[in-house]
RNA sequence: GCCGAGGUCGCCUAACCUGGUAGGGCGCAGGCCUGGAAAGCCUGUCUCGAGAAAUCGGGUUGUGGGUUCAAAUCCCACCCUCGGCG
Numbered sequence: 001g002c003c004g005a006g007g008u009c010g011c012c013u014a015a016c017c018u019g020g021u022a023g024g025g026c027g028c029a030g031g032c033c034u035g036g037a038a039a040g041c042c043u044g045u046c047u048c049g050a051g052a053a054a055u056c057g058g059g060u061u062g063u064g065g066g067u068u069c070a071a072a073u074c075c076c077a078c079c080c081u082c083g084g085c086g
Stems, first nucleotide, its partner, number of pairs: 001085007010026004020069001027045006046059005062078005
């Protein structure tokens, strides 16, 4: 240099082909239950802003662009990891 695979929430992993609410598991936090634990069940979980709070609004799928009413998904360039070829 060329080819291939991959990058999604704190961690793991779907959704991508066929564009339409970012889902599941683990962990963690609070609550329920219990005499107390464990287990089980419920809710929450990242970021920014507003608010006393409840809550509300925006953003976030490696980065930046493009297409589209709409992009994790399609297109382009780049970055990183792994494998192969030279």
A computed fold for an 86-nucleotide RNA from an archaeon, annotated as transfer RNA.
RNAcentral holds the sequence, with entries from ENA.
Its Rfam family is "tRNA". From the family's description: Transfer RNA (tRNA) molecules are approximately 80 nucleotides in length.
Its mean pLDDT, the model's own confidence on a scale to 100, is 80.